The RNA shown here (Bacterial large signal recognition particle RNA) has 265 nucleotides and comes from a Clostridiaceae bacterium. The sequence was found by an Rfam model in a public genome assembly.

RNA sequence: CCAUGCUAGAUGGGGAGGUAGCGGUGCCCUGUACCUGCAACCCGCUAUAGCAGGAUUGAAUCCCUGUUCGAGGCUUUUUCCCUGUGGGGUCUGCCCUGGGCAAGUGACGAUGAGGUCCGGGUCUUGCGCAACGGGAAGCUGAAAACCCCGUCAGGUUCGGAAGAAAGCAGCGGUAAUCAGUCCCUCCCGUGUGCCGCAAGGGUGCCUGGGUUGAGCCAACUACCUUGGUUACGCUUGGAGGGAUAAGUCGAAAACAGGUGCAUGG
Numbered sequence: 001c002c003a004u005g006c007u008a009g010a011u012g013g014g015g016a017g018g019u020a021g022c023g024g025u026g027c028c029c030u031g032u033a034c035c036u037g038c039a040a041c042c043c044g045c046u047a048u049a050g051c052a053g054g055a056u057u058g059a060a061u062c063c064c065u066g067u068u069c070g071a072g073g074c075u076u077u078u079u080c081c082c083u084g085u086g087g088g089g090u091c092u093g094c095c096c097u098g099g100g101c102a103a104g105u106g107a108c109g110a111u112g113a114g115g116u117c118c119g120g121g122u123c124u125u126g127c128g129c130a131a132c133g134g135g136a137a138g139c140u141g142a143a144a145a146c147c148c149c150g151u152c153a154g155g156u157u158c159g160g161a162a163g164a165a166a167g168c169a170g171c172g173g174u175a176a177u178c179a180g181u182c183c184c185u186c187c188c189g190u191g192u193g194c195c196g197c198a199a200g201g202g203u204g205c206c207u208g209g210g211u212u213g214a215g216c217c218a219a220c221u222a223c224c225u226u227g228g229u230u231a232c233g234c235u236u237g238g239a240g241g242g243a244u245a246a247g248u249c250g251a252a253a254a255c256a257g258g259u260g261c262a263u264g265g
Base pairs, nucleotide, nucleotide: 001265002264003263004262005261006260009057010056011055012030013029014028015027020046021045022044023043024042034054035053036052037051038050063258064257065256066255067254068253072249073248074247075246076245079243080242081241082240083239085237086236087235088234091233093232095228096227098225099224100223103221104220105219106217108215114212115211116210117209118208119207120206121205122204123200124199125198126197127196128195129193130192131190132189133188134187135186136185138181139180140179141178142177148173149172150171151170156165157164158163
């Protein structure tokens, strides 16, 4: 150095959690790396830290150690971001309300602002007038079998006759009544009125006149003040997720080194 056969070892590891501590089952990450039984109100063990039994491989790319790299997990703090959430209107940013002011804009103003004086109207009451509505007189028409009038055919009565009388129907008119109309006349009524008179009332509005002589309004902006509102802004508290920073554990991978026994050649 080679071959053969054995043994030590290996046949996954890690994180959190649990535990006095260690490991397992369970959860998570890596990754492919035996089997059976036990096991979270747990199972087994004692710093030599799963227990019991069986199987494969086996001195090396596979075992052991160190270094590098590093999936991933956990913890903490500062700061920042996102999502949603609780409080604050003595928070005043946005917004709204009431009041004030008159710096700006604007409107009005010597065809007279504003102030002041006088008058009238609108308003109330009374009277009058008109209007409207109703009624009446008036006018026209209609309207009476008889108990209204006039004339009364026929007929009736009286008469010797002449004639006379009463009188129905018809005709004409008239009454109660009905219809229409009404320029004029009278009566009544009214929440009618560019109407008249008087008394009252009064500054709300309109209008006329006199006097003085330059501001006035407060719509908008600005400013001051009262009050309100948590939707947004601001502030504050806490929750979840993420980023940065620090710490801790750390798989797989890479590199380097180390490590038996026996037999034969």
Of the family's consensus pairs, 93% are formed in the model.